[in-house]
Molecule: Bacterial RNase P class A
Organism: Alphaproteobacteria bacterium
RNA sequence: UCAGAUGACCGGAAGAUCGCUGCUGCCUUUGUGGUAGAAGAGGAAAGUCCGGGCACCACGGAAGAACGGUGCUGGUUAAUGGCCAGCGAAGGUGACUUCAGGGAAAGUGCCACAGAAAAUAUACCGCCAUUUAUUUGGUAAGGGUGAAAUGGUGCGGUAAGAGCGCACCGCCUUUCUGGUGACAGAAAGGGCAGGGUAAACCCCACCGGGUGCAAAAUCGAAUAGGAACGACUGGCUACGGCCGCUUAUCUUUCGGAGUGUCGUUCGGGUAGAUUGCAUGACUUGGCUGGUAACAGCCAAGCUAGAUGAAUGAUCUUACAUCAGGAUUUAGAUAAUAAAUCUUGAGGACAGAACCCGGCUUAUAGGUCAUCUGACGCU
Numbered sequence: 001u002c003a004g005a006u007g008a009c010c011g012g013a014a015g016a017u018c019g020c021u022g023c024u025g026c027c028u029u030u031g032u033g034g035u036a037g038a039a040g041a042g043g044a045a046a047g048u049c050c051g052g053g054c055a056c057c058a059c060g061g062a063a064g065a066a067c068g069g070u071g072c073u074g075g076u077u078a079a080u081g082g083c084c085a086g087c088g089a090a091g092g093u094g095a096c097u098u099c100a101g102g103g104a105a106a107g108u109g110c111c112a113c114a115g116a117a118a119a120u121a122u123a124c125c126g127c128c129a130u131u132u133a134u135u136u137g138g139u140a141a142g143g144g145u146g147a148a149a150u151g152g153u154g155c156g157g158u159a160a161g162a163g164c165g166c167a168c169c170g171c172c173u174u175u176c177u178g179g180u181g182a183c184a185g186a187a188a189g190g191g192c193a194g195g196g197u198a199a200a201c202c203c204c205a206c207c208g209g210g211u212g213c214a215a216a217a218u219c220g221a222a223u224a225g226g227a228a229c230g231a232c233u234g235g236c237u238a239c240g241g242c243c244g245c246u247u248a249u250c251u252u253u254c255g256g257a258g259u260g261u262c263g264u265u266c267g268g269g270u271a272g273a274u275u276g277c278a279u280g281a282c283u284u285g286g287c288u289g290g291u292a293a294c295a296g297c298c299a300a301g302c303u304a305g306a307u308g309a310a311u312g313a314u315c316u317u318a319c320a321u322c323a324g325g326a327u328u329u330a331g332a333u334a335a336u337a338a339a340u341c342u343u344g345a346g347g348a349c350a351g352a353a354c355c356c357g358g359c360u361u362a363u364a365g366g367u368c369a370u371c372u373g374a375c376g377c378u
Stems, first nucleotide, its partner, number of pairs: 001374010013317006020040002023037005042349001046360002049358005054212004059255007067208005072086005087101001088099004102203002107201002109197003124143002126139004151169006170192001171190008216275004226266007234243003244259004282301008319347001321345010
């Protein structure tokens, strides 16, 4: 200097004029009033993909089943499929990135086409032996097909071959060492269950009630305490109660409550106001612990709350950036770089609606930090 990887930040600035919203204070002719103050849309507010807070419903506890979700290990958190750290595998020269990462020796299914054959394995070409003769037998080392063909490489052996034997690697079993663990390393034994596939069914482990601010609460107003149909609808008692039935998806059990409940169809009224509504698993700074995510302590702060939906519009100036032109400096009157002036353009993605923690997607332009590779100079 160029190319890359990871993490973080900004995303418009200043001034003037006019305008809007709720809150607080004062005044008031009590009205859509006036006046002053401070405040007023994001890093994603988007998607609605996850997890919760909160509210209500379900009577609650325990066990099992169904259904759904997650899936290496440890930590963190209110919780998660998030985040942090690690293990393993794959990719990359590397910094790093990605993983829907438990089990194929419980069982079932599938592996198209090609190929002889994709499992009850098989023999197309070839190799060896034999025969009048590819006639018969042996073979799976070489070749072909394919994503994948009786574990791989080498040596020996053989008629030619083959774990047939041996060595190493792979695989399985056992033991030891290190580690919280996933795992890693070493040793011994075994010729060894033919492979793959579980975002195929399945098995294993863990987790899980439902609906959602259009939740819900209060006040007010109005209507017809509406009608019809169907199912089940009790028993005993000494009056204390017992049995039966009902009670969130299902079953069993324990406790509580009830003794009338459930379903379908037709018809009528209301849908207004207030609350919920912003002090919160909050923000910022510092210290301590921790590799980190994060936790604890101390101090400071209060930073929209609308309801057809406020948070804006106009002008000026400068600036980030882009393009053209001119001058100066360095350089070789070069390429190129920097500075100054000038003309024109010009600031992306995009709007809160109960709140919070994540993930994903969009984004003009700019800044910072660390790391990797290549080239050159010292």